[in-house]
RNA sequence: GGCAUGGUAAUUGAGUGGUUAGAAUACCCACCCCGAAAGUGGGAAACCUGGGUUCGAGUCCCAGUCAUGUCG
Numbered sequence: 001g002g003c004a005u006g007g008u009a010a011u012u013g014a015g016u017g018g019u020u021a022g023a024a025u026a027c028c029c030a031c032c033c034c035g036a037a038a039g040u041g042g043g044a045a046a047c048c049u050g051g052g053u054u055c056g057a058g059u060c061c062c063a064g065u066c067a068u069g070u071c072g
Base pairs, nucleotide, nucleotide: 001071002070003069004068005067006066007065010025011024012023018055027043028042029041030040031039048064049063050062051061052060
C1' cells in the first nucleotide's frame, strides 16, 4: 500500500429502515445488616467523524479515521 471485518454507556456486547435504542458487569441511591459483602428495588450513562439516499438512518451508500485479520 491492496482487500476483508468491525467501531453502540466506564467496560463487554444485542439491535428486520419506523414504539422511549434492549441488556450484563461496573458506578450512584435506598432497603436489609452492629458494619461491610452478598441479595432486593430504583437511578444516571451510548450509536467513531463528515456527507448522501429516504417521509423516516444505529441500520443502506460514499469519503475519512481508528482497531483486528490477511495479501504483497